[in-house]
Context: one part of a larger RNA
RNA sequence: UGACGGGGGCCCGCACAAGCGGUGGAGCAUGUGGUUUAAUUCGAAGCAACGCGAAAAACCUUACCAGGUCUUGACAUCGAGUGAAAGACAUAGAGAUAUGUCCCUUCUUCGGAACACGAAAACAGGUGGUGCAUGGUUGUCGUCACCUCGUGUCGUGAGAUGUUGGGUUAAGUCCCGCAACGAGCGCAACCCUUGUCCUGUGUUGCCAGCGUGUAAAGGUGGGAACUCACAGGAGACUGCCGCGGAGAACGCGGAGGAAGGUGGGGAUGACAUCAAAUCAUCAUGCCCCUUAUGACCUGGGCUACACACGUGCUACAAUGGGGCGUACAGAGGGCAGCGAAGGAGCGAUCCGGAGCGAAUCCCAAAAAACGCCUCUCAGUUCGGAUUGUAGGCUGCAACUCGCCUACAUGAAACUGGAAUCGCUAGUAAUCGCGGAUCACCAUGCCGCGGUGAAUACAUUCUCGGGGCUUGUACA
Repeated sequence: UGACGGGGGCCCGCACAAGCGGUGGAGCAUGUGGUUUAAUUCGAAGCAACGCGAAAAACCUUACCAGGUCUUGACAUCGAGUGAAAGACAUAGAGAUAUGUCCCUUCUUCGGAACACGAAAACAGGUGGUGCAUGGUUGUCGUCACCUCGUGUCGUGAGAUGUUGGGUUAAGUCCCGCAACGAGCGCAACCCUUGUCCUGUGUUGCCAGCGUGUAAAGGUGGGAACUCACAGGAGACUGCCGCGGAGAACGCGGAGGAAGGUGGGGAUGACAUCAAAUCAUCAUGCCCCUUAUGACCUGGGCUACACACGUGCUACAAUGGGGCGUACAGAGGGCAGCGAAGGAGCGAUCCGGAGCGAAUCCCAAAAAACGCCUCUCAGUUCGGAUUGUAGGCUGCAACUCGCCUACAUGAAACUGGAAUCGCUAGUAAUCGCGGAUCACCAUGCCGCGGUGAAUACAUUCUCGGGGCUUGUACA
C1' cells in the first nucleotide's frame, strides 16, 4: 500500500421489510446430470453452466456410430500432355459409384482463357490437441463511482498528498475549506425513442363544412380544418416566488405548465478482477494424423430411460367452464411470397385465383372485456395427459422421429414440506397479436399493444456494493 475481520461509524441497491404473483407438489414441454448405447458428436459448470452456443437435428444440417467406397484427394495454387466436360438415357447397386449409348467443345485481342481428364513433384485437408502459448469477441463485478497522471510538497524508502475534511448529490455531482495546483479515462451532457404545441407538405392516409350517393359505406365531386404520416422548429433551465442553508452548493414547498427538478425508456460499460468463456464463428503459434484423425455415400444416432436437478407451459376451477351475440389495438411481414371474394368440408384443409413489390392489396379473427343463456361445488359441463380410429399438410421420404384436425378415451392434480424467485407504475399480474429461424415444425426467444393493481413504517437484521477509521502472526 492492499486484502481480510462473526471491528467501529457513514451511505446506497426489490438487499431486507411492507405487498402482489410465482417456483418447490401434479401432467406435459425443454435443457442438464446420471445411466444405457455401435453411437447416444462437441462445448457451457456457483452467482456469471443447465428453453445456454442451437434465430428451427426426419435426409441435409452433423462434427458421432455401423457398413460400402476414394487416395494429389470434396476444396486451393502450380503443372508436361489430352479434348471435351457437363447433361440425357439404359443397366448393376442401398447409394456413392461403375459400364455402355447419345451428344460432341465454348469464348478469343489467336498469345490464350474457361471446363474436364490426367503423369510427376510441391502440396491440399483435419469441427484432431492445447483458451494454461495467442488475436479477436464475450460474460462478470456494475451503469457500481470510481481508476489514474503531470508538476509541486512531505517521507531515507516503500509511499503519501491531490482523491482526506464540512455540507450536498443518482454521481470523485457541485460548493466551501485545505501544500497543493492542474489534467486525463469514467459521471453528466451531446445520440435515438416516447409525452405537449407550432410550421411545412397532403397520397395510398383523413372527412369538419358544401354537393352527390347507398341497405350500409370517404363510395364519389371536392376540401386542407381534424386524426395521422415525416421533415423542421418551440418547450424544462431550479428560469420565477417563499422558507431553510454559510449572502454557497443544495434541499423543501408553491406558481405557471403537456411535462419539474436526470420527465419515462433505450443506446452508451472507466482502470482493473476472475490463467472466467470461446482453438467448434473466424484468425493463429506449437504438437499430432497423411491409402487417414482427410473425403464421399446409405442407414442409424444426436429424440434412448430405474432416476436426480434447472427453466417453462397447462391446470387444480364459479373473479370460473360452455354457447350465442357484439366492440376496441399496436408493431410487423409479404413475389420460388402474402393470398381476398366465392364455393366444398364438422374441421384441419381443399378448389379458386382477384389484388398487392404494398400508408393502396393480403396475412387479419385481435383476445381478455361487454350483453344474454346455461352449469351449482362434483374429480364435475373443472382438468386435459395417455391411448385407439379416421383424416389433412409439408416434403424424394413422416417406421425409428414432424405438425395439425375430427370422433372416441378420459390419467395425475382439490393451491403444493423444508426452502426459494420476480416485481416500486402504465410496473406486477393477466389477455391476445407479430417477427426472426423456417419446405414443414414454438409452451422457447425477440418485439407489440389491451385491461391494469397492492405496498414501501423503517434500515435492527440477511445479501451485494461505495467512502472513512481501526486490528492483523496474511500478500